[in-house]
RNA sequence: GGGGCUAUAGCUCAGUUGGCUAGAGCGCCUCGCUUGCACCGAGGAGGUCAAGGGUUCGACUCCCUUUAGCUCCA
Numbered sequence: 001g002g003g004g005c006u007a008u009a010g011c012u013c014a015g016u017u018g019g020c021u022a023g024a025g026c027g028c029c030u031c032g033c034u035u036g037c038a039c040c041g042a043g044g045a046g047g048u049c050a051a052g053g054g055u056u057c058g059a060c061u062c063c064c065u066u067u068a069g070c071u072c073c074a
Stems, first nucleotide, its partner, number of pairs: 001073007010026004019057001028044005050066005
């Protein structure tokens, strides 16, 4: 220098033939339970879907560029 893959909640990850209000597990907070803790049950908070631009009535999803990480070739 060139090719490929990945980027979504604090962590690990789903979700994309473009359309519902963006989700799960773990974690965190509150309540219940308990003498207390844990377990368990109920509820809740938490997201610029890496960044910018484009296409479209409509984009996490399609296109372009950039950034970061992993990997292959040289």
Molecule: transfer RNA
Organism: Patescibacteria group bacterium